Notes
This is a predicted structure of a 379-nucleotide RNA (Bacterial RNase P class A) from a Candidatus Latescibacterota bacterium. Its Rfam family is "Bacterial RNase P class A". It is annotated as a ribozyme. Its family is annotated with dimeric ribonuclease P complex, tRNA processing and ribonuclease P activity in the Gene Ontology. The model forms 95% of the base pairs in the Rfam consensus. Model confidence (mean pLDDT): 76 of 100.

[in-house]
Parts: sequence; structure tokens; C1' cells
RNA sequence: GGAGUGGAUCGGGCGAACGCGCUGCCGGCAUCUCCCGGCGGUGAGGAAAGUCCGAGCUCCGCAGGACAGGAUGCUGGGUAACACCCAGGAGGGGUGACCCUACAGAAAGUGCCACAGAAAACACACCGCCUGGUCCGUCCAGGUAAGGGUGAAAAGGUGAGGUAAGAGCUCACCGCGUCUGCGGCGACGCAGGCGGCAUGGUAAACCUCAUCCGGAGCAAGGCCAAAUAGGGGGAGAGAGGUGGUCCGCCUCGAUAUCAUCCCCGGGUAGGCCGCAUCGAGGCAGCCGGGCAACCGCUGCCCCAGAUAAAUGAUCGCCCUGCGUCAUGGCCCUCCAGGUCAGACGCAGACAGAACUCGGCUUAUAGAUCCACUCCGACU
Repeated sequence: GGAGUGGAUCGGGCGAACGCGCUGCCGGCAUCUCCCGGCGGUGAGGAAAGUCCGAGCUCCGCAGGACAGGAUGCUGGGUAACACCCAGGAGGGGUGACCCUACAGAAAGUGCCACAGAAAACACACCGCCUGGUCCGUCCAGGUAAGGGUGAAAAGGUGAGGUAAGAGCUCACCGCGUCUGCGGCGACGCAGGCGGCAUGGUAAACCUCAUCCGGAGCAAGGCCAAAUAGGGGGAGAGAGGUGGUCCGCCUCGAUAUCAUCCCCGGGUAGGCCGCAUCGAGGCAGCCGGGCAACCGCUGCCCCAGAUAAAUGAUCGCCCUGCGUCAUGGCCCUCCAGGUCAGACGCAGACAGAACUCGGCUUAUAGAUCCACUCCGACU
């Protein structure tokens, strides 16, 4: 100097006079509402988006159930919890820093693997190799799965011996299975013994196993006011909780016309709370604990609550980025080029709370910082 990897922060700033929402105090006003005025406080994000997970909170019968259904899937930790985060293990990618994994089970069972190929898993040989016969051209019989072909994948791999030719047929090493010892909380790792050894893959196919899971959701739910007709008719088993209903199924419990179906007709669409949003809250510090995620302690702070939806636009200066220049300085002999300053012009991303919080995912102009890896040059 270049190319990368992992992480973090900001994402326009300041001022002026105006304009909005909520709210505290005081006054107008003897008093309520409303309204007006004065002095204060406060007012959109890192994702507010997606509505994909988990919860807080609310209601329901918060009942029980190896039912059905659903979710997760290596180990240990964090957390209120999680499908999230951290640290490890195994497998894979990369020279590397690092990154990825839908990572339990294929010897419980059932499926599927197109085409090609002899054959796709109890595989039965197309070419080929060897032996014998032979009408000597080929054909027939037997042996074989080492070589070739097809394919994503084809009877564990490499080498040696052996054989008629071959084959774990035998041996060595690797792979696989199993046992023992050691290390580790554990997933696993290392070492050794034994075994020629079930001839694949696929569970993001059905399935099996382990763990976990009530349902619905702020349009939850509650209060007030007002008004109508506590409306009418039909079907339908029935007083033994039979039947029906109470989230799918079962049990228990509750319910006396409750449920279900059909027809006719009437009223309501308003206001308040939930929502001074005080919270698993925010900010800062600590030679606190821990590899870390995170936890603890101390101090300070209260930071939107709208309801057709407020938080705005204007002016001035500054900042950042891009471009231009018969401008000036510096590098350079000069030109060209580079760099700094000045002037001018243009631009400043993704994007807006609606009960709240912890995550994940997606979008994002530009600027800055930290740590690490590789390549090149010089000293």
C1' cells in the first nucleotide's frame, strides 16, 4: 500500500421567530365544564417495518387425560421464556482470520431412488477374464465380480501375497462394529484388544424415540349513558342431568329450556377506563463475579399516549458526500497529475409509535472506530 474477516457507534447539528399534542402550577371566575392567558416539563426508530417466535397483562371451566394435534431435536450454560444468545463437540467450506449445519434414530416397520444401466439392496452379469468341449467360425457348459461401461450413488479403500482367473480368500494400514482403560459435567476425544465385518442413500418421506405445549387475544377486557319491543312465530327428545351446550375427543363438574335450525321485526354505532404506559425500565460507574452470553452492587433519571390520528414547515449558519474552476499554496524542471484551501452548484439513506417488552428476519445514501487474517514493497 492492497484484498478480506468479525464486531460496534452515528445517521445531520445549532439558533431565531411562528405552529401543533399531552401534562404540572397559577390566574381569568364565587364555582363546574368548556375556553383564554402566563410560567415550566415533555413529544417517533435502529429498525417504529414483517406479524415469524417467546412472554407480561386480560377473559374463558385457568379441572384431569401416554387422546388427537402441534413445536423442538448434538452437549453444557444464560434468560421471565424462546425456535433466541454464549461457549464447546461432530461433519463440511476457506491459504487464513472465520463461516455453514432441518446435527436424535435407517438392526422396529412401510415407502421412494426418474432416465441410463445386467442390476438401485436377499442386487444373481452387458463388455470383459479364466477353464473345458467344439463343426476351429463361433457356439455351449462351468467359474468370476479384480478391469471397463451406465449413473448422484453399484458388492468398504490402498498395497502386497495368493489363484486357472479372481474375490477380505489371506495379510498390513485406513474405514466400520464392539469391549476395556484414561481425560472431560457432557456431547465426545485419545490409546489398546477382539471381530473379516449387516452390500447403499433418503426421515426437509410416513414413522419411532426424547422433551415441551389449555384456548383466544388491547378490535383482550371493564364502566357509564341513551334507546327499543326483558319482541313474535315454527321444528324438536325430555325431568332419571337422558339429550344439548360449555375450544377437536374422553372423563369430571356446571347449566332447567340452557343448546341447535328456520322465518318476521326493532334498538345501539356515544363517552370514559384499560393508556400520569413505573417497567424482566433507561443512563453512568466498579483492578466486583464469569472465557463469554450474562449476573451483582452503587448513583442518577421518569423520557409520546394520539383516536381519522399531534411531534411541523420557514429563515440563517455549520457538518457530510459528489461535481465544476483560465483561483491561490505545496509536490513536480515543465506539462499532465496529485493534495490542501476558497468560490459555486447539487444532494443528505431506509423510513413514522397506537398495550408493553426480549428476540429473529427484511430495508438502509454515507461517515467513523476497534480487533484480527492474507498478499506485495521498503527498512